Large-subunit ribosomal RNA, domain IV from zeta proteobacterium SCGC AB-137-C09, 353 nucleotides, folded computationally.

Context: one part of a larger RNA
């Protein structure tokens, strides 16, 4: 000096990102227990009090219950009997130590907010969480040889189910609720037209040569090639539906008898201009916004306001008992975390053998 353990005066978080880390509290009985609540909870809430040993009532209560006798229906019966054995707990006295759950073992504890409704799961080896799942809610596919998943098939799962069932997607107890837009994308309907593929059609032309012609050339059938018009499905154009489908949800100028805002009005633009609620928020940049609370003093924390840079309603809004090794912030209680460092035991290291 390190490290593991143990005490400290006096102060009590002044430490520090943060009480991390320690001490505190602690079993068991009895007494008492708030707000709030989904009436189960909260709650061991919180805050007291008692614990030892011995005497006494006491051959305690109680709990099992033999020998024994007794009755029939003669049994592994009933019904008396009470031995022996276990064996609390309350009182009252008394008695002891610093100290009685005397040593081990065995909640600190209350408030306010976020976030997740819970119990559960996860990064095996830096991340246990607001993250994933949940039960409930919604759409929306599927009528059985289901859809849907695996497979080239066969088969198989689905399901030895059959719409109260199975699948996919979302949101994510519960409680009050979930405005508005279909113009774009998707999905689903829908047929008149418009466009369209093979294919079907075969107009029209090339090649070739019987035969004509003096030649130049024309040229039938065949046979080989090209091939236009016309008919042609779905899909796409089209026309509706659909938002708890993907998604969206404005701008500018004026205006009330102080000022100041503006319920009102005027214009442009859209598919349609953000409604409830909620708000400097796990979202607020300006910015430690302002107010107000709590401190001697508060960039965090609460409780408002609203000017939302840039909330917002199942990519669910907004509340919520209960819960949580989750995040904030504040009391009490406690303590070497700290003012500030001492000191005792071990174990290193270090000296010297």
């Nucleotide at each position: 000096c390190u490290c593991u353990g143990g005490u400290u005066a006096a102060g009590g978080a002044a430490c520090u990102c943060g009480g991390c880390a320690a001490a505190u509290u602690g079993g068991c009985c009895c007494c008492g227990u708030a707000a709030c609540u989904u009436c189960g909870g909260g709650a061991g809430a919180a805050g007291g009090g008692g614990u030892g040993c011995c005497u006494u009532a006491a051959u305690u209560a109680u709990g099992u219950g033999a020998a024994c006798u007794g009755a029939c229906u003669a049994g592994c019966u009933c019904a008396g009997g009470g031995a022996g054995c276990a064996g609390a707990a309350c009182a009252a006295g008394g008695u002891u130590g610093c100290a009685g759950u005397g040593a081990c073992c065995a909640g600190g504890g209350g408030g306010u907010a976020g976030c997740g409704a819970c119990u559960g799961u996860u990064u095996a080896c830096u991340a246990a969480a607001a993250a994933c799942a949940u039960a409930g809610c919604a759409c929306u596919c599927u009528g059985c040889g289901a859809a849907g998943c695996c497979g080239u098939a066969a088969g198989g799962c689905g399901a030895a189910g059959u719409a109260u069932a199975g699948g996919g997607u979302g949101u994510g107890a519960c409680g009050c609720c979930u405005g508005c837009c279909c113009g774009g994308u998707g999905c689903u309907g829908g047929a008149a037209g418009g466009u369209u593929a093979a294919a079907a059609g075969g107009a029209g032309u090339g090649g070739u040569u019987a035969g004509c012609g003096u030649a130049a050339g024309c040229g039938a059938a065949g046979c080989u090639g090209u091939g236009a018009a016309u008919u042609g499905a779905a899909g796409c154009c089209c026309c509706a539906g659909u938002a708890a489908a993907c998604g969206g949800c404005g701008g500018c100028c004026g205006u009330a008898a102080c000022u100041a805002u503006a319920a009102c009005g005027g214009u442009c633009c859209u598919a349609a201009g953000g409604u409830a609620g909620c708000g400097a928020a796990a979202u607020u940049c300006c910015u430690u916004g302002u107010c107000g609370g709590g401190u001697a003093a508060g960039u965090u924390c609460c409780g408002a306001c609203c000017u939302g840079c840039a909330c917002g309603a199942a990519u669910g809004g907004c509340g919520u008992a209960a819960c949580g090794a989750c995040u904030u912030c504040c009391c009490c209680a406690c303590u070497g975390u700290c003012u500030c460092a001492a000191c005792c035991a071990g174990a290193g290291a270090c000296u010297c053998a």

Notes
The coordinates come from a structure-prediction model, not an experiment, and the mean pLDDT is 88. The full RNA is in RNAcentral, with records from SILVA.